[in-house]
RNA sequence: AACAGAGCAGGUAUUAUGCGUCAAGUGUCAGAGAAUGGGAGUAGAGUCUCUGAACGAAAAACCAUGGAAACAUGGUUUGCGAUAUAAUACCGCAUCCGCUGUU
Numbered sequence: 001a002a003c004a005g006a007g008c009a010g011g012u013a014u015u016a017u018g019c020g021u022c023a024a025g026u027g028u029c030a031g032a033g034a035a036u037g038g039g040a041g042u043a044g045a046g047u048c049u050c051u052g053a054a055c056g057a058a059a060a061a062c063c064a065u066g067g068a069a070a071c072a073u074g075g076u077u078u079g080c081g082a083u084a085u086a087a088u089a090c091c092g093c094a095u096c097c098g099c100u101g102u103u
C1' cells in the first nucleotide's frame, strides 16, 4: 500500500420459564428527554424513559370447594397475545482513523 475480516445499539427465529386472557402488556400518533462502538463523526439506524391522545384482543375443557340453581373461588390442560425475560443461531458498524489476517 492492496485485499479480506472482527467489533455498537438493535432485529428475526427457535427453545425454556413466566405474565395476561376479569386486558396489563404490545402496537399507532404527538411532544419532551436519555443512552448506543477503541477513537472521531451525527450521516444513517433503530432502542429506552416520561407525558398526552385515539384505538384495542380468544377462549375452551376438566377437577376441587361453596351453592337448589345461576354462579363464585382455586387448580390442571390445550389454545390465544404485534406479551416479558434468558439461552442459542442468524442478521446488523454510512464514512475516516485504529484493530486482526494475508500479500
Base pairs, nucleotide, nucleotide: 001103002102003101004100005099010091011090012089013088014087015086016085017084018083019081020080021079028053029052030051031050032049033048034047036045038097039096040095059078060077061076062075063074064073065072066071

Description
This is a predicted structure of a 103-nucleotide RNA (THF (Tetrahydrofolate) riboswitch aptamer) from Thermoclostridium caenicola. The prediction has a mean pLDDT of 77.